[in-house]
RNA sequence: GCCGAGAUAGCUUAGUGGUAAAGCAAUCGCUUCGUAAGCGAUAGACCGUGGGUUCAAAUCCCACUCUCGGCUCCA
Numbered sequence: 001g002c003c004g005a006g007a008u009a010g011c012u013u014a015g016u017g018g019u020a021a022a023g024c025a026a027u028c029g030c031u032u033c034g035u036a037a038g039c040g041a042u043a044g045a046c047c048g049u050g051g052g053u054u055c056a057a058a059u060c061c062c063a064c065u066c067u068c069g070g071c072u073c074c075a
């Protein structure tokens, strides 16, 4: 330099055009003599950044940033 994959809640992931979902973690409650486990509830992300398309964008298009993998060149 080229190609591909990825960036969504504290963590791990889902969501492939129509108000962003789950598990774990957190908080509160139930249960227990108490703790853990179990059960119930609550809160938490406007989706890497900036533009574009569209009535409507996490999703489609462009540029850029960062991460991972592969190839190549130089040293």
Stems, first nucleotide, its partner, number of pairs: 001071007010024004018055001026042005048064005

Background: Transfer RNA from a Candidatus Staskawiczbacteria bacterium, 75 nucleotides, folded computationally. NCBI's taxonomy places the organism under Bacteria, Bacteria candidate phyla, Candidatus Staskawicziibacteriota. The sequence is in RNAcentral, with records from ENA. Its Rfam family is "tRNA". It is annotated as a transfer RNA. Rfam describes the family as follows. Transfer RNA (tRNA) molecules are approximately 80 nucleotides in length.